[in-house]
Overview:
Predicted 3D model of a 144-nucleotide RNA (FMN riboswitch aptamer (RFN element)) from Aliirhizobium smilacinae. The sequence was found by an Rfam model in a public genome assembly. Rfam family: FMN riboswitch aptamer (RFN element). Rfam links the family to the GO term FMN binding.
RNA sequence: AUCUGUUCUCAGGGCGGGGUGUAACUCCCCACCGGCGGUAUCGGGAUUUUCCCGGAGCCCGCGAGCGCUUCCUGAAAGGGAAGGUCAGCAGAUCCGGUGAGAUGCCGGAGCCGACGGUUAUAGUCCGGAUGGAAGAGACCAACC
Numbered sequence: 001a002u003c004u005g006u007u008c009u010c011a012g013g014g015c016g017g018g019g020u021g022u023a024a025c026u027c028c029c030c031a032c033c034g035g036c037g038g039u040a041u042c043g044g045g046a047u048u049u050u051c052c053c054g055g056a057g058c059c060c061g062c063g064a065g066c067g068c069u070u071c072c073u074g075a076a077a078g079g080g081a082a083g084g085u086c087a088g089c090a091g092a093u094c095c096g097g098u099g100a101g102a103u104g105c106c107g108g109a110g111c112c113g114a115c116g117g118u119u120a121u122a123g124u125c126c127g128g129a130u131g132g133a134a135g136a137g138a139c140c141a142a143c144c
Stems, first nucleotide, its partner, number of pairs: 004141002007138004016030004032123001033113002035062004042054004057111002065089002067086001068083006093109005115127003
């Protein structure tokens, strides 16, 4: 340094102002937020073409969630557990510029956001969740 394995740690942000109304952080107007890995015409560093670090919510993929299947419980409604892609759902970008090359850079204009709850419809409130997890890091061991 590479690869493999154990253990441990970490691993999501956001409703502020106004309006209507009996009632809205849920509607309307203005605002606010952006998980993880990959990609890289941008930025920084260096021993300077090669190396290192950062760089996309809407490009590729992943995660949680819903669903589904099986099991337990229940008269039923419902509740609980397991599986983890298993039927299935699983969001959203264009225009101009530069350039050999850009859905990533620069400029502009847009768009999107699980489930359950709620005096009134939720990306932002409450809840499952003191949970789970894509993954990130540390230590140790083994091998070369």